[in-house]
RNA sequence: GCGACUAUAGUUUAGUGGCAAAACUCAGGUUUGUGGAUCCUGUGUCGAGAGUUCGAUUCUCUCUAGUCGCCCA
Numbered sequence: 001g002c003g004a005c006u007a008u009a010g011u012u013u014a015g016u017g018g019c020a021a022a023a024c025u026c027a028g029g030u031u032u033g034u035g036g037a038u039c040c041u042g043u044g045u046c047g048a049g050a051g052u053u054c055g056a057u058u059c060u061c062u063c064u065a066g067u068c069g070c071c072c073a
Base pairs, nucleotide, nucleotide: 001070002069003068004067005066006065007064010024011023012022013021018054026042027041028040029039047063048062049061050060051059
């Protein structure tokens, strides 16, 4: 230099054009002599920009970061 893949909550991951989810975490409550555990409730998220579309996490392009392969030196 070329190509492929990945990027979703604090963490691990689903979802893949039509309300963004699960578990753990965190906060509050319940319970307990205290703590832990249990149970209930809640907060918070689509890497950045642009395009297509009535509508984009999803499709297209560019960029950023990472992983892998190929080529040259």
Transfer RNA from Candidatus Kaiserbacteria bacterium RIFCSPHIGHO2_01_FULL_46_22, 73 nucleotides, folded computationally. NCBI's taxonomy places the organism under Bacteria, Bacteria candidate phyla, Candidatus Kaiseribacteriota. The prediction has a mean pLDDT of 80. Rfam family: tRNA. It is annotated as a transfer RNA. From the family's description: Transfer RNA (tRNA) molecules are approximately 80 nucleotides in length.